[in-house]
Context: one part of a larger RNA
RNA sequence: GAGUAACGAUAAUGCGAGUGAAAAACUCGCACGCCGAAAGAUCAAGGGUUCCUGUCCAACGUUAAUCGGGGCAGGGUGAGUCGGCCCCUAAGGCGAGGCUGAGAAGCGUAGUCGAUGGGAAACAGGUUAAUAUUCCUGUACUUUAUUACAGUGCGAAGGGGGGACGGAGAAGGCUAGGUUAUCCACGCGUUGGUUGUCGUGGUUCAAGCGAGUAGGCCGAAUGUUUAGGAAAAUCCGGACAUUCUUUGGCUGAGACGUGAUGACGGUGUCUCUACGGAGACCGAAGUAAUUGAUGCCCUGCUUCCAGGAAAAGCCUCUAAGCUCCAGCUGUAAUGGAACCGUACUCUAAACCGACACAGGUGAUCAGGUAGAGAAUACCAAGGCGCUU
Numbered sequence: 001g002a003g004u005a006a007c008g009a010u011a012a013u014g015c016g017a018g019u020g021a022a023a024a025a026c027u028c029g030c031a032c033g034c035c036g037a038a039a040g041a042u043c044a045a046g047g048g049u050u051c052c053u054g055u056c057c058a059a060c061g062u063u064a065a066u067c068g069g070g071g072c073a074g075g076g077u078g079a080g081u082c083g084g085c086c087c088c089u090a091a092g093g094c095g096a097g098g099c100u101g102a103g104a105a106g107c108g109u110a111g112u113c114g115a116u117g118g119g120a121a122a123c124a125g126g127u128u129a130a131u132a133u134u135c136c137u138g139u140a141c142u143u144u145a146u147u148a149c150a151g152u153g154c155g156a157a158g159g160g161g162g163g164a165c166g167g168a169g170a171a172g173g174c175u176a177g178g179u180u181a182u183c184c185a186c187g188c189g190u191u192g193g194u195u196g197u198c199g200u201g202g203u204u205c206a207a208g209c210g211a212g213u214a215g216g217c218c219g220a221a222u223g224u225u226u227a228g229g230a231a232a233a234u235c236c237g238g239a240c241a242u243u244c245u246u247u248g249g250c251u252g253a254g255a256c257g258u259g260a261u262g263a264c265g266g267u268g269u270c271u272c273u274a275c276g277g278a279g280a281c282c283g284a285a286g287u288a289a290u291u292g293a294u295g296c297c298c299u300g301c302u303u304c305c306a307g308g309a310a311a312a313g314c315c316u317c318u319a320a321g322c323u324c325c326a327g328c329u330g331u332a333a334u335g336g337a338a339c340c341g342u343a344c345u346c347u348a349a350a351c352c353g354a355c356a357c358a359g360g361u362g363a364u365c366a367g368g369u370a371g372a373g374a375a376u377a378c379c380a381a382g383g384c385g386c387u388u
Stems, first nucleotide, its partner, number of pairs: 013031006032385004040365004046345002050343001051075006060068002080141002082341003086119003092113003098107003122139005142337011153322002158317004166304004172297003177291005183202005188196001204263002208258003215251004219244008228236002264286001268281005305308001351360002367379004
């Protein structure tokens, strides 16, 4: 220079009350404004205590601060079913023997790891200052061990089936959700009218179980035989014969019933209160129509060429073997289901950007009016007014 520029989105503040040494900024209330395919909600990654409570204000916060993602102290993350671990494999990694190389080492078989994929099973309500598909209440489900009973050809690292898959397009059936009405509760105007075709709010409920619908797919069953499936096979495949033919089998949303004589649902009454709230009692209606998804049926159907993972769990077949047993199947009872994650943030002041940085950051949910629409405008739930 200079007490100058600046104080980081032009979404916006104002008033009252409280606390306090002190209030434009903290808390509460009332208005106003902003977002609303987000500036709301839920996860993954990443962060790691930032979460909640009490207390403090030196420093941090672009100002003040009684406030804070700041300091100090205490508290907080509860699982058979969510995710991991586990079983399985992909790209890829490692790799006994092996091959190559002067060597270091490189490659690679059998194997063994490796999810971003496949594989058993849980929902609704309640509860905390802070966790909940984890706690509690109610109602379920899966798997495994042992025992008992009944029946019985069981058996794999092998064979077969299955798992098992692309793009695009179109139609139908549904549901979530929405809207209106019905029903229920409350209200009747400080200003002319408002007992009415009035106003406001509510009208909610899952998994599971039962039966198996709209729809989709298929020829099926039995017997004989067999150069294939590296051995075997009663399995799969091939051949033949007989019977039945749209009956049947497989699959499949939803609706319905049950779950639920339950939960939820509002004022009211009473008691206590650190005025935040806590406890007790009673507890209404809880239906219909219409609209309707990008969700489900659908891993379906039609069509196209560029022809769209693997392996295990699962079902089945036998080999060795065992056939007193063991093993397998069914039912019932009694047990088991460990360990790790779980707070909080997550279009952000908590992650990546040296900052409480106008930047960047994958997935899910998707209300109303107008609209083709997830555009746009205004609103709901919810969240904010962007720290001078």